Transfer RNA from an Acidobacteriota bacterium, 76 nucleotides, folded computationally.
Rfam family: tRNA. About the family: Transfer RNA (tRNA) molecules are approximately 80 nucleotides in length.
Its mean pLDDT, the model's own confidence on a scale to 100, is 80.
RNA sequence: GCCGACUUAGCUCAGCUGGUAGAGCGUCUGAUUCGUAAUUAGAAGGUCAUCGGUUCAAAUCCGAUAGUCGGCUCCA
Numbered sequence: 001g002c003c004g005a006c007u008u009a010g011c012u013c014a015g016c017u018g019g020u021a022g023a024g025c026g027u028c029u030g031a032u033u034c035g036u037a038a039u040u041a042g043a044a045g046g047u048c049a050u051c052g053g054u055u056c057a058a059a060u061c062c063g064a065u066a067g068u069c070g071g072c073u074c075c076a
Stems, first nucleotide, its partner, number of pairs: 001072007010025004019056001027043005049065005
């Protein structure tokens, strides 16, 4: 340099054919307990990497850029 995959909550990851963004763990609050752990009820937490385009409507389609991972190649 070229090619491919990936980027969604604090972490690990889902999200179908474009139509209200989710789960587990963690965090916080309550219940329970003498207390802790465990259990249980609930809550908070998202510019869906960035920018632009298409569309009535984009996490989803298209383009560019950035980053991560992998493969290939060139020079010395």
It was read from a public genome assembly.